[in-house]
Molecule: transfer RNA
Organism: uncultured Clostridia bacterium
RNA sequence: GCCGGGAUGGCGGAAUUGGCAGACGCAAGGGACUUAAAAUCCCUCGAAGGUGACUUCGUAUCGGUUCGAGCCCGAUUCUCGGCA
Numbered sequence: 001g002c003c004g005g006g007a008u009g010g011c012g013g014a015a016u017u018g019g020c021a022g023a024c025g026c027a028a029g030g031g032a033c034u035u036a037a038a039a040u041c042c043c044u045c046g047a048a049g050g051u052g053a054c055u056u057c058g059u060a061u062c063g064g065u066u067c068g069a070g071c072c073c074g075a076u077u078c079u080c081g082g083c084a
Stems, first nucleotide, its partner, number of pairs: 001083007010026003019067001028044005046057004060076005
């Protein structure tokens, strides 16, 4: 230099036909149980704004296509593998 794979919460990791973004697990917070704890069970768990109902933003970065993009197209960054 060329070719291919990957980048999604605090962490791992799904979502491929373009149609509610974050399933499931771990970690964390609250509660129940307990004399107390462990275990178990229930609830919560991206960010900003709002008293609240909610609203807006959020899939490496920047653009594009589309009514609608994690997904399709272009450029770039990082990373893994192959070839030279």